[in-house]
């Protein structure tokens, strides 16, 4: 210098004017002061706090989830450290990573043959072809062909035999463990798939802040009591309007009662709306200590939106990154124009995933050049 890996940070600044939410001065209006989005507030994919509902306790079954080992945590499928496998020259990255000798199932196409298999081309012998017998080294198919490479041997071949590698078992050493190293034994038995059924171990009640608790109108219903009751009430009032003008006491009258209606008083439920939940949060910053780390413990300091159809906006000026064009005295400077992404709280918290213009930094690897 070129190329790459990795872990982080930032996400324009200041001021003026107009405007919005919340809090305060202040008890109306007005005015003033303070304060007002994010690293993902997003997707709502996991895990919790909190609330209500259900539930004696334990076991089993079903269903769902998790799945190498150790750690960390309130908890987790996240995170940290390690192991194994795969990729990469490397830094480093990726892995739903228990069990395939419990059982069942599947292995498309191609291929002769796909699970305790098979002979298409081929090789050898019978002199050649045909045919018969032997073989599986080489070729071909496939994701995968029943250990691999080299040699001995053999008609050709073959763990038939030998060495190394792989595999299985045993022993030993290291490690908390996953696992690894070394030695021995065995000619090799046990193909792959469990994000197929299944087996094993562990975990798991349901719903969610529109949870839940409290207050609670107007209007229209409902309950109770009382008045009038063939009338009652209202109004703009010699009248008009609304609702009624029914039943029982054998019949009629009177009286009494009931109902409808109407007026007044009163009670209660629901709705609109309001309050709490609501933001002190397993919170943030910094320092010290322990730990490789995730993280834990302690000290000090801070007090950081709480809206509810839902505020956090608009505009102007100056400056700052960055980009383009032009000029010059071409280390560089000046002028003009342009110019800041993804997206936005809604009970809160820990994660994951996804989106993100531009800028800055840490550590590391490979190659080239110079000394």
């Nucleotide at each position: 210098g070129c190329g790459g890996a990795u872990g982080g940070c930032u996400g324009g600044a200041u001021g003026g004017c107009c405007g919005c939410g919340c809090g305060g001065g202040u008890g109306c209006u007005u005015c003033c002061c303070g304060u007002g989005a994010g690293g993902a507030a997003a997707g709502u994919c996991c895990g919790g706090a909190c609330u209500c509902c259900a539930c004696a306790a334990g076991g089993c079954a079903a269903c769902g989830g998790u799945g190498c080992c150790g750690g960390a945590u309130a908890a987790c499928a996240c995170c940290c450290g390690g192991c194994c496998g795969g990729g990469g020259c490397a830094a480093c990255c990726c892995g739903a990573g228990g069990g395939a000798a419990a059982g069942c199932g599947c292995c498309g196409c191609a291929g002769a043959g796909a699970a305790c298999a098979g002979a298409c081309c081929g090789c050898c012998u019978g002199g050649c072809g045909a045919c018969a017998g032997g073989c599986a080294a080489g070729g071909g198919u496939g994701a995968a062909a029943c250990g691999g490479u080299g040699g001995u041997g053999a008609a050709a071949g073959a763990g038939a035999c030998c060495a190394c590698c792989g595999c299985a078992c045993c022993g030993u050493c290291g490690g908390c463990a996953a696992c690894g190293g070394c030695g021995g034994u065995g000619g090799c038995a046990c193909g792959g798939c469990a994000a197929g059924c299944c087996c094993c171990a562990c975990c798991g009640g349901g719903a969610g802040c529109a949870a839940u608790g409290c207050c609670g109108a107007a209007u229209a219903g409902g309950g109770g009591c009382c008045g009038c009751a063939a009338g009652c009430g209202g109004c703009g009032a010699u009248g008009c309007c609304g609702c009624a003008c029914u039943c029982c006491u054998g019949c009629c009258u009177u009286g009494g009662g009931a109902a409808a209606g109407u007026g007044g008083c009163u009670c209660g439920g629901g709705u609109a709306g309001g309050c709490a939940g609501c933001u002190u949060a397993a919170c943030c910053g910094u320092c010290g200590c322990g730990g490789u780390a995730a993280c834990g413990c302690g000290g000090c300091g801070g007090g950081c939106a709480g809206a509810u159809g839902a505020a956090u906006g608009g505009u102007c000026a100056u400056c700052c990154a960055g980009g383009a064009a032009g000029g010059c005295u071409u280390c560089g400077c000046c002028u003009u124009c342009u110019g800041g992404a993804c997206a936005a709280a809604a009970u809160c918290c820990g994660g994951c995933u996804u989106a993100c213009a531009g800028g800055c930094c840490u550590u590391c690897c490979g190659c080239g050049c110079a000394c």

A computed fold for a 371-nucleotide RNA from a Paracoccaceae bacterium, annotated as Bacterial RNase P class A.
The coordinates come from a structure-prediction model, not an experiment, and the mean pLDDT is 76.
Lineage of the source: Bacteria > Pseudomonadati > Alphaproteobacteria > Rhodobacterales > Paracoccaceae.